[in-house]
Small-subunit ribosomal RNA, 3' major domain from Streptomyces hirsutus, 483 nucleotides, folded computationally. Its mean pLDDT, the model's own confidence on a scale to 100, is 81.
Context: one part of a larger RNA
RNA sequence: UGACGGGGGCCCGCACAAGCAGCGGAGCACGUGGCUUAAUUCGACGCAACGCGAAGAACCUUACCAAGGCUUGACAUAUACCGGAAAGCAUCAGAGAUGGUGCCCCCCUUGUGGUCGGUAUACAGGUGGUGCAUCGCUGUCGUCAGCUCGUGUCGUGAGAUGUUGGGUUAAGUCCCGCAACGAGCGCAACCCUUGUCCUGUGUUGCCAGCCUGCCCUUCGGGGUGAUGGGGACUCACAGGAGACCGCCGGGGUCAACUCGGAGGAAGGUGGGGACGACGUCAAGUCAUCAUGCCCCUUAUGUCUUGGGCUGCACACGUGCUACAAUGGCCGGUACAAAGAGCUGCGAUGCCGCGAGGCGGAGCGAAUCUCAAAAAGCCGGUCUCAGUUCGGAUUGGGGUCUGCAACUCGACCCCAUGAAGUCGGAGUUGCUAGUAAUCGCAGAUCAGCAUUGCUGCGGUGAAUACGUUCCCGGGCCUUGUACA
Numbered sequence: 001u002g003a004c005g006g007g008g009g010c011c012c013g014c015a016c017a018a019g020c021a022g023c024g025g026a027g028c029a030c031g032u033g034g035c036u037u038a039a040u041u042c043g044a045c046g047c048a049a050c051g052c053g054a055a056g057a058a059c060c061u062u063a064c065c066a067a068g069g070c071u072u073g074a075c076a077u078a079u080a081c082c083g084g085a086a087a088g089c090a091u092c093a094g095a096g097a098u099g100g101u102g103c104c105c106c107c108c109u110u111g112u113g114g115u116c117g118g119u120a121u122a123c124a125g126g127u128g129g130u131g132c133a134u135c136g137c138u139g140u141c142g143u144c145a146g147c148u149c150g151u152g153u154c155g156u157g158a159g160a161u162g163u164u165g166g167g168u169u170a171a172g173u174c175c176c177g178c179a180a181c182g183a184g185c186g187c188a189a190c191c192c193u194u195g196u197c198c199u200g201u202g203u204u205g206c207c208a209g210c211c212u213g214c215c216c217u218u219c220g221g222g223g224u225g226a227u228g229g230g231g232a233c234u235c236a237c238a239g240g241a242g243a244c245c246g247c248c249g250g251g252g253u254c255a256a257c258u259c260g261g262a263g264g265a266a267g268g269u270g271g272g273g274a275c276g277a278c279g280u281c282a283a284g285u286c287a288u289c290a291u292g293c294c295c296c297u298u299a300u301g302u303c304u305u306g307g308g309c310u311g312c313a314c315a316c317g318u319g320c321u322a323c324a325a326u327g328g329c330c331g332g333u334a335c336a337a338a339g340a341g342c343u344g345c346g347a348u349g350c351c352g353c354g355a356g357g358c359g360g361a362g363c364g365a366a367u368c369u370c371a372a373a374a375a376g377c378c379g380g381u382c383u384c385a386g387u388u389c390g391g392a393u394u395g396g397g398g399u400c401u402g403c404a405a406c407u408c409g410a411c412c413c414c415a416u417g418a419a420g421u422c423g424g425a426g427u428u429g430c431u432a433g434u435a436a437u438c439g440c441a442g443a444u445c446a447g448c449a450u451u452g453c454u455g456c457g458g459u460g461a462a463u464a465c466g467u468u469c470c471c472g473g474g475c476c477u478u479g480u481a482c483a
Base pairs, nucleotide, nucleotide: 001483002482003480004479005478007477008476009475010474011473012472013471015467016466019430020429021428022427023426026321027320028319029318030317031316032315033314034312035311042053043052064307065306066305067304068303069302070301073123077122078121079120080119081118082117083116084115088103089102090101091100092099093098106114107113108111125296126295128294129293130292134290136285137284138283139281141279146185147184148183149182150181151180152161153160154159165176166175167174191273192272193271194270196241197240198239199238200237201236202235206230207229210228212226213224214223215222216221244267247261248260249259250258251257323423327382328381329380330379331378332377333376339370340369341368344363345362349358350357351356389420394415395414396413397412398411399410400409436459437458438457439456440455441454442453
C1' cells in the first nucleotide's frame, strides 16, 4: 500500500421487510448429469454451465458409428508432358459413391492460347491437440462510482497528498474548506425512441362540411370514402418549440442543494433504449474466423449408403398445461399494435365434420394478402363431482411438406380418457402501464419438434412502517503473526 475481520461509523441496491404471482408435488416439453450403446459428435459446470453455442438434428446439416470407395485428392495456386473434349442424355452393375457401354464430339484471337481430363512434382486438407502460447469477440463484478496522471509539497524509502474533511447528489454530482494546483479515462450531456404543441407536405393515408351514386328506412333519417372533391381532423414523413429548480414560498453557510406550490402534455435524470472506466476471474471460445507450436498424410484427409446425435431403472435445472365456478362449453358481438410477403402472401367462390383440397382476383404492397386478434361484453347451459374440470396415454382412420415421415415430422377426425383436489424443507421474479393475465407477429425454416427466443399491443393491480437482521457493493477508520 492492499486484502481480510462472526471490528466500528456513514450510505446504497427487489438485499431484507410489506405485498402479488410462482417454482419445489402431477403430466408433458426442452436442456444437463448418469447409465446404456457400434456411435449415443463436441463444447459450456457456483453466482457468471444446464429452453446455453443450436434464429429449426428424418436425408443434408454432421463434426460421431458401421460398411463400401478414392489417394495431388471434395477445394486452391504453379510448372512440365500427354490428350480432346469436359459436361449432358440413354442403358447396365451396384445400397450409393462409383465403374462399364452407346449417343453426342468445344470455343475463338490459330497460340508454348482458353477450358477440361490424365500423369508427375511442389503441395492441398484436418470441426486433430494446446483458450495455461495467442488475436479478435464475449461473460462477470457493475451502469457499481470509481481508476489514474503532470507539476508542486511531505517522507531516508515503500509511498502519501490531490481523491481526505463539513454539506449535498443517482453519481469523485456540485458547493465550502484545505499544500496543493490542474488534467485524463469513467458519471452526466450530445444519439435513438416515446409523451404535448406548431409549421410544411398530402398518396396508396384521412372524410368535418359540399355534390353524386348504392343499400336500409318508421320518410325524420341512418349506413357505405364508393365518386367528384376537400386539407379541417386522424395518420405518415420532415423541420422546429418545449423542462431549465426557469417562477413563488419554507429550509440551508447570502452556497451547492432540498421540501412544498403554481403554471404545464410532461417537474426535478419525464419513461425506455444504445452506451460498460482502470482492472478481476491463467473466466469462456483453437468447433465462427484468424493464428504460433505439436500431431495425421493410401489417413486424424475425402466421397457415399445406412445408423446415431431422439437410446432410458434414475437425478437435477428451465418452462408449458392443469387441478376448476373470478370457471368449462355453446351462440352472438366489439376494440389493437408491430411485422412479413414473388421459389412469396394468397382473397371472393366451390368441395370436405376437419387438417386440407380445387381454383386463382389482387399485391414487390400506407393500395393487395397473411388476418380470425384473444382476454372483454350480451345471452344460454353445467352446480362442486375426479365432474361437461384436466388432458397424458393408447387404438383406428386421414391431411400436408418432402427422393423419402420405420427408427424419427407436424396437424386433423373418431374412440380412449391417466396423474392431478394448490404442492415438505426450501427457493425465485417483480416498485407502474410494472407484476399478473390475454392474444398477435417475426427470425431460423421444404416441413416441423417452439410450450423456446426476439418483438408487439389489450386488460391491468397490491405493497414499501423502515434499515435491526440475510446477501452484494461504495467511502472513512481500526486490528493483523496474511501478500

Overview:
The RNAcentral record of the full RNA draws on ENA.